[in-house]
């Protein structure tokens, strides 16, 4: 250089043959329990779906560059 495959929340992911408020766990913060901590329950908040363009009434999906990462190949 080629190809390929990934990239959504502080972390590890899931999700969509394009649909209306973008989910989950564990993490954190608050509460209820406790003497106090854990443990368990119940609650909050945190994301430009790398970024840029394009199709499209509509884009986290599809096309196109483009950054970063894995693998393979020269």
């Nucleotide at each position: 250089g080629c190809g390929u495959c990934c990239g959504u929340a502080g972390c590890u992911c899931a999700g969509u043959c394009g649909g209306a408020u973008a989910g989950a766990g564990c993490a954190a913060c608050g509460g209820u329990u406790u003497c106090c901590g854990g443990u368990a329950c119940c609650g909050u908040g945190a994301g430009u779906c790398g970024g840029g363009g394009g199709u499209u009434c509509g884009a986290u999906u599809c096309c196109u560059c483009u950054c970063g990462g894995g693998c393979g190949c020269g």